[in-house]
This is a predicted structure of a 1523-nucleotide RNA (small-subunit ribosomal RNA) from an Anaerolineae bacterium. Model confidence (mean pLDDT): 84 of 100. The source organism's lineage runs through Bacteria, Bacillati, Chloroflexota and Anaerolineae.
RNA sequence: UCUACGGAGAGUUUGAUCCUGGCUCAGGAUGAACGCUGGCGGCGUGCCUAAUACAUGCAAGUCGUACGAACCACUUUUCUUCGGAGGAGUGGUUAGUGGCGUCCGGGUGAGUAACACGUAGGUGACCUACCCCGAAGUGGGGAAUAACUACCCGAAAGGGUUGCUAAUUCCGCAUGUGCUCCGGCAUUCGGUUGUCGGAGUAAAGCCGAAAGGCGCUUCGGGAGGGGCCUGCGGCCGAUUAGCUAGUUGGUAGGGUAAUGGCCUACCAAGGCGAAGAUCGGUAGCUGGUCUGAGAGGAUGAUCAGCCACACUGGCACUGAAACACGGGCCAGACUCCUACGGGAGGCAGCAGUAAGGAAUAUUGCACAAUGGGCGAAAGCCUGAUGCAGCAACGCCGCGUGGGUGAAGAAGGCCUUCGGGUCGUAAAACCCUUUUCUGGGGGACGAGAAAGGACGGUACCCCAGGAAUAAGCACCGGCUGACUACGUGCCAGCAGCCGCGGUAACACGUAGGGUGCGAGCGUUAUCCGGAUUUACUGGGCGUAAAGCGCGCGCAGGCGGUGUCGUAAGUUGGACGUGAAAUCUUUCGGCUUAACCGGGAGGGGCCGUUCAAUACUGCGGCACUAGAGGGCAGAAGAGGGGAGUGGAAUUCCCGGUGUAGGGGUAAAAUCCUUAGAGAUCGGGAGGAACACCAGUGGCGAAGGCGGCUCCCUGGCCUGUUCCUGACGCUGAGGCGCGAAAGCGUGGGGAGCGAACGGGAUUAGAUACCCCGGUAGUCCACGCCGUAAACGAUGGGUACUGGGUGUGGGGAGUAUUGUAUCUCUCCGUGCCGAAGCCAACGCGUUAAGUACCCCGCCUGGGGACUACGGCCGCAAGGUUAAAACUCAAAGGAAUUGACGGGGGCCCGCACAAGCAGCGGAGCGUGUGGUUUAAUUCGAUGCUACACGAAGAACCUUACCUGGGCUUGACAUGCGCGUAGUAGUGAACCGAAAGGGGAACGAGCCUUCGGGCAGCGCGCACAGGUGCUGCAUGGCUGUCGUCAGCUCGUGCCGUGAGGUGUUGGGUUAAGUCCCGCAACGAGCGCAACCCUUGCCCAUAGUUGCCACCAAUCUUUAUGAUGUUGGGCACUCUAUGGGGACUGCCGGUGAUAAGCCGGAGGAAGGUGGGGAUGACGUCAAGUCAGCAUGGCCUUUAUGUCCAGGGCUACACACACGCUACAAUGGUCGGUACAAUGGGAUGCCAAGCCGCGAGGCGGAGCAAAUCCUCAAAGCCGGCCUCAGUUCGGAUUGGAGGCUGCAACCCGCCUCCAUGAAGUCGGAGUUGCUAGUAACCGCAGGUCAGCCAUACUGCGGUGAAUACGUUCCCGGGCCUUGUACACACCGCCCGUCACGUCAUGGGAGUCGGCAACACCUGAAGCCGGUGGGCUAACCCGCAAGGGAGGCAGCUGUCGAGGGUGGGGCCGGCGACUGGGACGAAGUCGUAACAAGGUAGCUGUAGCGGAAGCUGCGGCUGGAUCACCUCCUUU
Repeated sequence: UCUACGGAGAGUUUGAUCCUGGCUCAGGAUGAACGCUGGCGGCGUGCCUAAUACAUGCAAGUCGUACGAACCACUUUUCUUCGGAGGAGUGGUUAGUGGCGUCCGGGUGAGUAACACGUAGGUGACCUACCCCGAAGUGGGGAAUAACUACCCGAAAGGGUUGCUAAUUCCGCAUGUGCUCCGGCAUUCGGUUGUCGGAGUAAAGCCGAAAGGCGCUUCGGGAGGGGCCUGCGGCCGAUUAGCUAGUUGGUAGGGUAAUGGCCUACCAAGGCGAAGAUCGGUAGCUGGUCUGAGAGGAUGAUCAGCCACACUGGCACUGAAACACGGGCCAGACUCCUACGGGAGGCAGCAGUAAGGAAUAUUGCACAAUGGGCGAAAGCCUGAUGCAGCAACGCCGCGUGGGUGAAGAAGGCCUUCGGGUCGUAAAACCCUUUUCUGGGGGACGAGAAAGGACGGUACCCCAGGAAUAAGCACCGGCUGACUACGUGCCAGCAGCCGCGGUAACACGUAGGGUGCGAGCGUUAUCCGGAUUUACUGGGCGUAAAGCGCGCGCAGGCGGUGUCGUAAGUUGGACGUGAAAUCUUUCGGCUUAACCGGGAGGGGCCGUUCAAUACUGCGGCACUAGAGGGCAGAAGAGGGGAGUGGAAUUCCCGGUGUAGGGGUAAAAUCCUUAGAGAUCGGGAGGAACACCAGUGGCGAAGGCGGCUCCCUGGCCUGUUCCUGACGCUGAGGCGCGAAAGCGUGGGGAGCGAACGGGAUUAGAUACCCCGGUAGUCCACGCCGUAAACGAUGGGUACUGGGUGUGGGGAGUAUUGUAUCUCUCCGUGCCGAAGCCAACGCGUUAAGUACCCCGCCUGGGGACUACGGCCGCAAGGUUAAAACUCAAAGGAAUUGACGGGGGCCCGCACAAGCAGCGGAGCGUGUGGUUUAAUUCGAUGCUACACGAAGAACCUUACCUGGGCUUGACAUGCGCGUAGUAGUGAACCGAAAGGGGAACGAGCCUUCGGGCAGCGCGCACAGGUGCUGCAUGGCUGUCGUCAGCUCGUGCCGUGAGGUGUUGGGUUAAGUCCCGCAACGAGCGCAACCCUUGCCCAUAGUUGCCACCAAUCUUUAUGAUGUUGGGCACUCUAUGGGGACUGCCGGUGAUAAGCCGGAGGAAGGUGGGGAUGACGUCAAGUCAGCAUGGCCUUUAUGUCCAGGGCUACACACACGCUACAAUGGUCGGUACAAUGGGAUGCCAAGCCGCGAGGCGGAGCAAAUCCUCAAAGCCGGCCUCAGUUCGGAUUGGAGGCUGCAACCCGCCUCCAUGAAGUCGGAGUUGCUAGUAACCGCAGGUCAGCCAUACUGCGGUGAAUACGUUCCCGGGCCUUGUACACACCGCCCGUCACGUCAUGGGAGUCGGCAACACCUGAAGCCGGUGGGCUAACCCGCAAGGGAGGCAGCUGUCGAGGGUGGGGCCGGCGACUGGGACGAAGUCGUAACAAGGUAGCUGUAGCGGAAGCUGCGGCUGGAUCACCUCCUUU
C1' cells in the first nucleotide's frame, strides 16, 4: 500500500444504587399449519401423524436367430367322395420347454448404539453373471420330460395317472492348453511363488449359400461390483456396578467363496468393566442443512453414498449374487371367496380410497429425450424417467399505471372554533400498455433421414383499452407509528414489564400514522442473543458453590546436568477427503432464482522424509525438594493408673428460735415432729477457682488441679547420610462436639419430659418450687452441627509497621535486662494489587502453576422413590410434576426500634385553677321522623362552616302552582291604550283574573328602541366527583431546619459542605475541617406597648392669672376669658449595642456577676409559617374540567322540619357557699358602637318598659363599670346557699312568638355539700377572679366568639419517667415506610404428586413342556431312465419317497424382574378474595437469633445439651492508631 473477513443490545428484583441471577424481546431458519387477503410468470417442494387397513388400474419382462407343438395367412405339392385331407416352404401369433433378466431401478425408516455408518487401512483368508484383453478347445454318444393325447378328482384354486416328443435340458466317454488335489525340492514371517511326479477335471449349438457372425467350454488378466477383518470417530442415564458357560483361549473336525466359537467334541479357566462393562432409554448413519464472528449448538425433508426393512415371526431353495417388496414353505393376526370339503391375499412401487391428524397433490400424458431389461436385429417392456395437473408451501422476478393538477373541492376525523388533517390524494387534462383480451406467426430440445408427451407451449408481431389486479399487522415501554368516542377491575388485552375500578395514546370502533407488501400476521420448532455449562470464554469469604478432618491405592502433575530415542510436538512431500452442496470466477435462460464450465478451501486420516526446543521413554550423574542422623527446646497433644484441696448436697451430733426460701411482686415449697443460721464429725459424686493471656498444643472434633508410666507430632541448630524417594488424591480406610441408642455400673449438683405455683385474654412459655431420662464410668453403636476463617491442599514470588509465644546468633553485661539480625507460630494496622461492595492484603480474597471437591434462578426439596449404612432415631446419595418473575449479595437515603448519646418544649415534675359527678346552654353521635338539609370525624371533627334557623334564611319534607322559566344574552315573528299601576272575584299564598288609570327615549316623522306575547338558541341546578382542579385553610411547627453552584470523594445510589469541639431561643455565633461560597428559613427591618425629647393644642387638659357659684374654705365649677406647664391626643426623633467593668472560657463565640439606665442581654405582645407531609379540609363561600338533570334534580308559594329524645360524648355557664350571700352607702377604667341609629333631662310604672324629646354623623352627646372599700343582717343549715323546673301576671321586637324568641314581676323552689378511673390550661401583669364593649342582629335562645380594662398570685429541686420535636450514632427481612413486615396450624376451592389392600396392561429374560416349515445327520425293507456287470432276467453304484434324531419360530405352564394405568383411604406440596386461632421471625422484635440433636405442645413453637455470631446495649480486659 492492496485485498478479504470481522463479535451492537434492550425490558424486568430496589425509594434509589452497584452486583449476582433467572425470565422475556428484537435476528435468521422451516417439508410447516392456522387467520385475513390474493393479479401473473419462472424454478423448486409437497403424509413430519397410523411401518394403520386397502377397492381398482398400472409398476418386469423379453428372446421363434435355443426347442417341440398348436393356430392363422400365403405359396407350392399329393390325394380327393370336390366338401376337403395330407406333405413341403415362407410370414405371423402363441401357451409350454430352454436361456437371460426378475438380486437393478422404485419405496420406506419400523428395527438397529452395531464394524450399522464415516474415515484410514488390511485381505499371504476371499467371490464376481453380463463386459473387455489374452491362451487353449468345441470330438463322439446316451437319457428324460413339459407342451400334447387319453382317463380321473375338485365348487374353485389346482391336482393325479397313462402314453408320445425336442433342444443351447440332463448324463457318461474321449482330449487336457490349463485348472484342482496329493507328494518332493526351492522360496516367503505366513495358505505366496517356481519346478518335478501322480491323480482328477470341459464343451451346445443357432443363423447364414458362403465368407462369416452370435454363442458354448477351460484357464490367466482387467474393469466395475461385493464379502470379511482392523485402528480411530460420532447419543443420554451410575437412582443400571458388576457382566459372561460357546463364555475366553487351545486342539481336532465340520461349514463357508473366505478368516473366525461361525458350529461340534475334548482340554484349560479364562474374557470384559469406573477411560463406564452389563442393563435401561432414545435413534437409521453420512455428504450435508440451519444457525453462529468463530469455537460450537441443533438437525439428517427434497438431492447423493451406505445400511436395514417389505403384513408379523421363522426357514431354506434357486442363483454369479438373495435368505429375495410385486419368488417359495411354515406359523400367527387380519381381510376376502366358498358348493363348508377347501382356497386366495399382502401399495413402506405410481396414482387413488378410508382412517388418523393442525396438515401434505392427479385413479393425468409419453416412452420424444436420459437410463435400464431382453433380443443378432426390427422391436417389446419400463408409474425409472421426461412432462403436464393441484397447492402463495418456499425462493426469485414483474405488475396493479406515469405526468400535470389548490377553489387545498366534497366528505370523514380532530379542534383552543381560528383552524388542522386525509391531501396532489381525488376529480379534471395529457400520456404509456408490462399485464390483460382478441388476432397472426411460431421454435430449440433430434448426433445421417423420419419420428416431440410437453405444445400451438416459450418467444415474436398487430389491435383494443387505465383498462383485469391490495392487502395484512401494528401504533404504553422494549419498538418505527396518536387522537376522538364507547366501556368503567365489566367486556377484554398481554411476548416481558403490565393495562381496564368515569377523562384508557395499552380493551372495542373510527380517523390518522408506522411497517411489510401478493402477501401480512399468529402458532410450533431449531440456532442466536445466552460469557446462562464458560475449549475459545465463568465461578465457589458474605450472592448458588470448599467434602467436618486426616491417611492413602489408582490417576493427574513433577527439581538440576548430560547422552540416547523420536511416541507426543513442528515442518515438507505424496495419497485420500465421491458427486452434489459451500466460496469464487466465467458462462446460459430478457434479469434473478435456477443451471453449466473452471478454480479454491478444509479438519481429520494414512504413507514417507526431516527437525529435536519442550514433554514423554531409557541410561548415567547431582543436591537446592523430600527424608534421616546428631545436639538442644516448649507445650491443657493422646492413653492408663494414682492422688489433692475448695465448694454444693445428704446423714449424725451440739448451740439456738421462728422463721426460711424465692420474686418485679408473690405463691407453691421447707419449718415448733425445731427449719434457716452456726460449730463439729461423716458419706458420696462431679468439676478443677486464682495462675489465664486475640497465651500454648493438636489434622479436625477438641484439650486445663497434681504425680507417675506408655506414646504421637512440631520447632531450633549442625550440614554428617540417602539421592527426587515429591505434591495432590476419584473410590477406599480411619478419626469425628453435643444429643441419641444398647448392656452393665454410678448418681452430688444441674436438669428435657412431667407435677405444682405465678404471669396472662389464654400461657401447653419466659419467672419460681420440685423433678425423671440424661449429664459421669466401661464396652459397643450413631456419623451429624453456624463440624466457621462460612476462605480445600501444595509450591514460588510481591513495600512495610507494631504486639505476642518458642528457639538460635551477635552487641553489651559479672549475670539478667536492653539493642540488632534470624527461623517457626499467633494477632492487629496497613503499600501495591484485588474486590459488586464490605473488605482481603507475606497467615491474601494479590501474582502464577499443579491436583482434588463443588455451583448453574426461587419454591417444591437437607423432599419422594430406589440403592447403601444403622438396633432404632435416622444418615448418605438424590429427582420430577407443578408453580413464581423473581429469590438474592453489598452498599445508599429515609422511616422505625419496648437501641444508645446530646438537647429542647407547661412534656413531666413543683404549683394554681379546672374538667370528669349536678342542673342548665350549645355542638356531635345514635335513635326517631314525611323531613329531622348538607358538610366537618384521633391529635388537626364535636359553642366547628353558623359574627344570630319563629317566616325569610333553607339547601330538607308535605301540599299547591309555573315551564324560554325567579335571573343573562342573541335571533325570528307578533303586539299598540304599549310599559307601568292594578279594583272586583277565586285562592292559604303563589297564582289566576282582568275593570279602571296610564307613561318614556331617538327620529329624516316612514319608523325604530325599550316593554309585552309566541317560538328558537339557551337559562337554571346548594345535583355528583375535594381521588380531575384553582384558590384558600388546618397540622407537624415559629420546630430549626430545607437546599443549590463549583470543587473533592465514591463504579454508583450518594456523600462532603450541613459532621466534629464549644455556644445559642435559633444551621445563632466562634474554632476546626476538602471544602469554598450562596439561596429559602432563624434573627433584624414592620405594628403595638414601656422612658425621654421636639412639633401641634380641639371636642382633650387646668399648674398659673382672671371670671362665675356656694360659702367663708388651702371650697366648687374647664360651662367662661386665658394658657398649653402637666395628663392626654398624634406625627417625627432619641434610647439598648453585651457598649462599659470584673470573672470565666481556647486569648474566640459566648456565659456569669456588676455599674449606669424607664428598659439588659431577642425588654413585653403582635404580624410574619422554609423544603415538604397528611390523595388532610372545602365542588355548600367563590371559581372551574368532566358527568347528570331540563313541564324538573329548575323556579314560586303555604305549612312543617333543621328546636324530635331511652341514651352516649365534647365545649361551656351556674353552683354546691362565710375569702360567702344579702341590704344600704361609696371609689376608680379601657377598648369600642351610634342616623329608618345611639338616646340625656324630666314624668309614669315595683320592674321589664312607656311617654318624652335635649344632644350627637361624635376626644364634644348617648356613657352608669364590677369585683373593691365602709356599714348592717345571715352562723353552717340543702340554709337568707343554689337557682333548675313549673304556675300566674306583664313588657318588647316583629305581618306573625302554638310548634319555636328575649325580658320583667309575683309565686314555686329540683339536683347539687367539691366530684371514680382518667384528664385540661397556665411560668407574670401570666393563672385566677371581676366586670365593660363590639360584631352578627327586627328580636334572640350569646353562658359562644372577638376585644378591653380592673384586682392580682403560687411554683419550677430537676430531666429518671409520659407525650411531641431537633442533632449524631446503631440495628433492620420496613420503603403504602411499625397502623410496617411476617410465621404456622385449622376451614373451603383448584391442581399436580408420594404411599396404598389390590387390580389391569406392557417389555425383556429364565426354567420346563410341546414343537411347524426347513437345513443337516441317521435309516431307507417301498420306489428308481442315463453309469457299471450281465444275452437277458437281474444285480451294483447313486438317488427319491417314507420314517427318525439334533436345532428350531410360535404356543403352553411356572416363579421372578422392570415399566406403566386405575385404586377405597392416606401424606405432605403449590396456588387461591377482605375466613379462623394465635405472634414465632425482622429493632435488644419485647425471653438475642440461628443451629445439630432429643423430648413436649392446637399452631407458629417451647425446653434441655453442645456449638456459631450471620447479636443490640453498657462496663471491663487486650490489641491497634495518634500525641